[in-house]
RNA sequence: UUAGCAUGCAGUGACUGACGACAAAAUGGAAUGAACCAUAUGGGAGCUGCGUGUUUAUUAAGUCGGUCGUCUGGGCGGGAGAG
Numbered sequence: 001u002u003a004g005c006a007u008g009c010a011g012u013g014a015c016u017g018a019c020g021a022c023a024a025a026a027u028g029g030a031a032u033g034a035a036c037c038a039u040a041u042g043g044g045a046g047c048u049g050c051g052u053g054u055u056u057a058u059u060a061a062g063u064c065g066g067u068c069g070u071c072u073g074g075g076c077g078g079g080a081g082a083g
Base pairs, nucleotide, nucleotide: 004054005053006052007051008050009049010048011047012046015043016042017071018070019069020068021067022066026039027038028037029036062076063075064074
């Protein structure tokens, strides 16, 4: 110093919004100076642990909520700066 990438299992898990359409796209209550609240289901990046493959790689800035469209607001991760 003991890492990177890919991957399996287990645990954890932020965020999961409004309107219209998609044969169905949760229910109840609000909001449009809004884009929320509660419950349930499902999605879910990321993180942690234990393995497997590669055997010293990566050097990139994205990624997540059923799909599409119009919007709103966040999470995780990455980079830079300050204390």
Predicted 3D model of an 83-nucleotide RNA (ZMP/ZTP riboswitch aptamer (pfl RNA motif)) from Piscibacillus salipiscarius JCM 13188.
The organism belongs to Piscibacillus salipiscarius, within Bacteria.
The prediction has a mean pLDDT of 76.
Its Rfam family is "ZMP/ZTP riboswitch aptamer (pfl RNA motif)". Rfam 15.1 lists 3,295 matches to the family in 2,545 species. For this family Rfam cites "Recognition of the bacterial alarmone ZMP through long-distance association of two RNA subdomains" (Jones and Ferre-D'Amare, Nat Struct Mol Biol, 2015).